This is a predicted structure of an 88-nucleotide RNA (Glycine riboswitch aptamer) from uncultured Neomegalonema sp. Lineage of the source: Bacteria > Pseudomonadati > Alphaproteobacteria > Neomegalonemataceae > Neomegalonema. The coordinates come from a structure-prediction model, not an experiment, and the mean pLDDT is 78. It was read from a public genome assembly, where an Rfam model found it.
RNA sequence: UAAUGUCGCACGGGAGAGAUCGCCGCGAGGCGACGCCGAAGGAGCAACCGCCCCGGAAACUCUCAGGCAAGAGGACCGUGCAAAACAG
Numbered sequence: 001u002a003a004u005g006u007c008g009c010a011c012g013g014g015a016g017a018g019a020u021c022g023c024c025g026c027g028a029g030g031c032g033a034c035g036c037c038g039a040a041g042g043a044g045c046a047a048c049c050g051c052c053c054c055g056g057a058a059a060c061u062c063u064c065a066g067g068c069a070a071g072a073g074g075a076c077c078g079u080g081c082a083a084a085a086c087a088g
Stems, first nucleotide, its partner, number of pairs: 001088001004087003008081006018034001020033005035068003041064001042062003048056003
């Protein structure tokens, strides 16, 4: 220290899978059963990278968690914003 990157905020886009069954409840919803999904989070392996003590590491894998009409959430992408820190 302008632009840029990480982090944060706002807006827009954003997939998958039972509107399943039983019980309670006016309803929202709650509990249980079986069947599913992967793109909150989490965990595992690994190409690779650093480094040689080890560490970092996925959209792959698992499904603990979460989810399976709508709504909410949602990795990721785009645009904008701001000051602090880190990086560059």